[in-house]
The RNA shown here (c-di-GMP-I riboswitch aptamer) has 84 nucleotides.
Model confidence (mean pLDDT): 79 of 100.
RNA sequence: UUGUCAAUACGGCAAAGCAGUCGAAAGGCUGUGACGCAAAGCUAAAGGGGCUUCGGUUCAUAACCAAGCCAGCCAGUUGCACUU
Repeated sequence: UUGUCAAUACGGCAAAGCAGUCGAAAGGCUGUGACGCAAAGCUAAAGGGGCUUCGGUUCAUAACCAAGCCAGCCAGUUGCACUU
């Protein structure tokens, strides 16, 4: 110096639920609230996976389709503090 493991958290983030709001929905945002998180920072056609169907396709009530969503599913990428 690099990598790995363990511990810590001044400080950081904030699940579900509830209220408001946008949206066809999934879901987002704001507030409240803390289940958790050492990347729960960032990246969503051009990595995988998942969710939704206003609309589209088909004879169809059914099925299928993403250019709409999810980064707190994996992945990719950048990075912080202290000790051994």